[in-house]
Parts: sequence; structure tokens; C1' cells
RNA sequence: GCCGCGGUAGCUCAGUGGUAGCAGCACAAUUCUGAAAAAAUUGGGGUCGCCGGUUCGAUUCCGGCCCGCGGCA
Repeated sequence: GCCGCGGUAGCUCAGUGGUAGCAGCACAAUUCUGAAAAAAUUGGGGUCGCCGGUUCGAUUCCGGCCCGCGGCA
């Protein structure tokens, strides 16, 4: 340099053109306990890597850029 895959919550991730996005772990509160742990319930937390484009509408499609991984040279 070229090709492919990926970037979404603190971490691991799902998701699809239809109007604010799933779950688990973690965190907080409550219940339970003499008290903890475990468990259960509830809750908070996301400008979906950045900039443009297409569209009535983009996390999703297209282009460029940045970062990570793998392959080729």
C1' cells in the first nucleotide's frame, strides 16, 4: 500500500430504513437476614467512532477519514 471484518451503556454484546436502541455483568435503591453474602424486584446510565451524502425518515444504505483485528504484498 491492497483486501476483509469490526467500532452501539463502565465491560461483553444483540438489533433493524419507521421516528430515543436488546440483554447479561457491573452500579444504586428496596425486600429478605441479627448482620452480611446469595437471591428477587425496581431504577439510573447510550448524541450507535467522526464528517458528509441518499431518503419524508439513517444506528441501519453510500462516500471519505480515524481506530482495532486478521490476511496479502